[in-house]
Context: one part of a larger RNA
Molecule: small-subunit ribosomal RNA, 3' major domain
Organism: metagenome
RNA sequence: UGACGGGGACCCGCACAAGCGGUGGAGUAUGUGGCUUAAUUCGAUGCAACGCGAAGAACCUUACCCGGACUUGACAUGCAUUGCUAAGGCGUUCGAAAGGCGCCGAGUCUAGCAAUAGACACCUUGCACAGGUGCUGCAUGGCUGUCGUCAGCUCGUGUCGUGAGAUGUUGGGUUAAGUCCCGCAACGAGCGCAACCCCUGUGAACUGUUGCCACUCCGAAAGGAAGCACUCUGUUCAGACUGCCCAGAUCAACUGGGAGGAAGGUGGGGAUGACGUCAAGUCAGUAUGGCCCUUACGUCCGGGGCUGCACACGUACUACAAUGCCCGGCACAAUGUGAACCGAUACCGCGAGGUGGAGGAAAUCCUGAAAACCGGGCCCAGUUCAGAUUGCAGGCUGUAACCCGCCUGCAUGAAGUUGGAAUCGCUAGUAAUGGCGCAUCAGCUACGGCGCCGUGAAUACGUUCCCGGGUCUUGUACA
Numbered sequence: 001u002g003a004c005g006g007g008g009a010c011c012c013g014c015a016c017a018a019g020c021g022g023u024g025g026a027g028u029a030u031g032u033g034g035c036u037u038a039a040u041u042c043g044a045u046g047c048a049a050c051g052c053g054a055a056g057a058a059c060c061u062u063a064c065c066c067g068g069a070c071u072u073g074a075c076a077u078g079c080a081u082u083g084c085u086a087a088g089g090c091g092u093u094c095g096a097a098a099g100g101c102g103c104c105g106a107g108u109c110u111a112g113c114a115a116u117a118g119a120c121a122c123c124u125u126g127c128a129c130a131g132g133u134g135c136u137g138c139a140u141g142g143c144u145g146u147c148g149u150c151a152g153c154u155c156g157u158g159u160c161g162u163g164a165g166a167u168g169u170u171g172g173g174u175u176a177a178g179u180c181c182c183g184c185a186a187c188g189a190g191c192g193c194a195a196c197c198c199c200u201g202u203g204a205a206c207u208g209u210u211g212c213c214a215c216u217c218c219g220a221a222a223g224g225a226a227g228c229a230c231u232c233u234g235u236u237c238a239g240a241c242u243g244c245c246c247a248g249a250u251c252a253a254c255u256g257g258g259a260g261g262a263a264g265g266u267g268g269g270g271a272u273g274a275c276g277u278c279a280a281g282u283c284a285g286u287a288u289g290g291c292c293c294u295u296a297c298g299u300c301c302g303g304g305g306c307u308g309c310a311c312a313c314g315u316a317c318u319a320c321a322a323u324g325c326c327c328g329g330c331a332c333a334a335u336g337u338g339a340a341c342c343g344a345u346a347c348c349g350c351g352a353g354g355u356g357g358a359g360g361a362a363a364u365c366c367u368g369a370a371a372a373c374c375g376g377g378c379c380c381a382g383u384u385c386a387g388a389u390u391g392c393a394g395g396c397u398g399u400a401a402c403c404c405g406c407c408u409g410c411a412u413g414a415a416g417u418u419g420g421a422a423u424c425g426c427u428a429g430u431a432a433u434g435g436c437g438c439a440u441c442a443g444c445u446a447c448g449g450c451g452c453c454g455u456g457a458a459u460a461c462g463u464u465c466c467c468g469g470g471u472c473u474u475g476u477a478c479a
Base pairs, nucleotide, nucleotide: 001479002478003476004475005474007473008472009471010470011469012468013467015463016462019426020425021424022423023422026318027317028316029315030314031313032312033311034309035308042053043052064304065303066302067301068300069299070298073129077128078127079126080125083122088104089103090102091101092100094099107120108119109118110117111116131293132292134291135290136289140287142282143281144280145278147276152191153190154189155188156187157186158167159166160165171182172181173180197270198269199268200267202238203237204236205235206234208232211228212227216225217224218223241264244258245257246256247255248254320419324378325377326376327375328374329373338365341360342359346355347354348353385416390411391410392409393408394407395406396405432455433454434453435452436451437450438449
C1' cells in the first nucleotide's frame, strides 16, 4: 500500500421488511446429471452451466456409430506429363447408394491463305500440396459474461517522507453520481458520471395519398365527388432550465412545499459498461502459434444415433375450478410479414383441410384479436373441473413420417382438491392476466426466444437483522 475481520461509523440496492403472484407436490414439454448403448457427437458446471451454443436433429444438418467405397483427393494454387481428349450423354445378368467398369462425343480465343504455332478450358499420370468440428482458451487475436450503470480508476507539476509511498481523491455539507459547494500544500488534467443520440408524452408550421370525413352534393348504407378542418403519416421547430414564489440552510451547493404547465426537479424507456477481477467462456463461428493424422484422425455414400430410461435436478406450460366451465350473441388494437409468397368472396367437408383464384412487390390486398360485455345452462361433485394415456378413422408437408413430425374428428378419460423443508420475480401502465406478430423454417415436436397492443392492482412503518456494494477508520503472525 492492499486484502481480510462472527471490528467500528456513515450510505445505497426488490437486500430485508410491507404486499401481489409463483417455484418446490401432479401431468406434460424442454435442458442437464446419471445409467444404458455399436453410437447415444462436442462444448457450457455456484452466483455468471442447465427452453445455454441450437433463430427449427425424420434424410440433409452431423461433427458420433456400423457397413460399403475413393486416394493430388469434395475445395485452392503451381510445375511437369498424356491428348486414346472437352462440355455433356448412354449402358451395366456390379451395386442400397457412393463408387467401379465400358462406350459415344474433336470445345473457345489469337496470329496465319493454309499447314501449323501459342494461349484457355478439360482429362491421364507424377510431384509440391490440399484437407482435419484432431489436441492445447493454461501459447494467442477477436468477441463475450461477471462484479456493475457500482462511482470509482489514474496522471503532470509542486510539497512531505531516507524509502516503499503519501498529498491531490481526506474533512464539513449535499447529490442518483469523485454531482456540486465550502475549507485545505496543493494547483490543474484525463478515463468514467451527467449531457450531446434514439423512442415515447404536449403544441406549432409545412405535407395530403393508399390516410381522414366536420361542412356541401349524391347515396338506404358502405362509400363516392368535393375538401385537408380533425385523426394520422413524415420533416423541421418550440417546450423543462430549480426559470418563478415561499420556507430552511454558511443565505453556498442544495432540500421541502407551491404556482403555471401536456410534462417538474434525471418526465418515462433504450443505446451507452472506466482502470481492472475471475489463467472466467469460446481453437466447434471465423482467424491463429505449437503438436499430431496423411490409401487416413482426410473425402463420399446407405442405414442407425443425437429422441435410448429404475432415477435425480433446473426452466416452463396446463390444471386442480364458480372472480369458474360450456353454449349463443356482440365490441374495441398495435407491432410486423408477404412473390417458389400472402391469399379474399364463393363452393365441398363436423373438422384439420380441399377446390378455386379476386386483390396485393403493399398506409390500398391478405387483415376478422382474445380476455371484456350481454343472455342462457351447470350447483360444489374427481363434477358439464382437468386433460395425460390409449384405440380407430382421417388431413398436411416432404423422394420418404417405422425408429422419429405436426394437426383434426369420434371414443377413452389417468394423476391432480392449492403443494414439506426451502426458494424466486416484481415499486406503475409495473406485477398479474388476455390475445396478436416476427425470425429460424418444406414441415415441425414453439408450451421456447424476440417484440406488440388490451384489461390492470396491492404495498413500502422503516434500515435492527440476511445478501451484495461504496467511503472513512481500526486490528493483523496474511501478500